[in-house]
């Protein structure tokens, strides 16, 4: 000096399944299973199709994988000079 992260403000976008005789401030995974909470906003990292998909596993489930650099999919501002890489100068 340029990109990007991270901070800040406002707005926005998602999901919410599985089981139990006892259903209850249970029990499994996750950041979040309707939580003034979690996560994400251009994007190979929210989520959605595909999908009543394939393949492992499990009491049970998108529980894990593959599909997946796959199609789709929500954003602008502004402060500092915080950190990475590039590049230019000087010692």
């Nucleotide at each position: 000096u340029u990109a990007a992260a991270a901070c800040c403000g406002u707005g926005g976008g998602g999901g919410u399944g599985c089981c139990c005789a006892a259903a209850g401030c249970g029990g499994c995974u996750g950041a979040g299973a309707u939580a003034u909470a979690c996560c994400c906003c251009u994007a190979a990292g929210a989520c959605c199709u595909g999908a009543u998909u394939c393949g492992g596993g499990u009491a049970a489930u998108g529980c894990c994988g593959a599909c997946g650099u796959a199609g789709g999919g929500a954003a602008c501002g502004g402060a500092c000079a915080u950190u990475u890489a590039g590049c230019a100068a000087g010692g």
This is a predicted structure of a 91-nucleotide RNA (TPP riboswitch aptamer (THI element)) from Deferribacteraceae bacterium UBA6793.
It matches the Rfam family "TPP riboswitch aptamer (THI element)". From the family's description: Vitamin B(1) in its active form thiamin pyrophosphate (TPP) is an essential coenzyme that is synthesised by coupling of pyrimidine and thiazole moieties in bacteria. For this family Rfam cites "Crystal structures of the thi-box riboswitch bound to thiamine pyrophosphate analogs reveal adaptive RNA-small molecule recognition" (Edwards and Ferre-D'Amare, Structure, 2006).
Its mean pLDDT, the model's own confidence on a scale to 100, is 77.
The source organism's lineage runs through Bacteria, Pseudomonadati, Deferribacteres, Deferribacterales and Deferribacteraceae.
The sequence was found by an Rfam model in a public genome assembly.
Of the family's consensus pairs, 90% are formed in the model.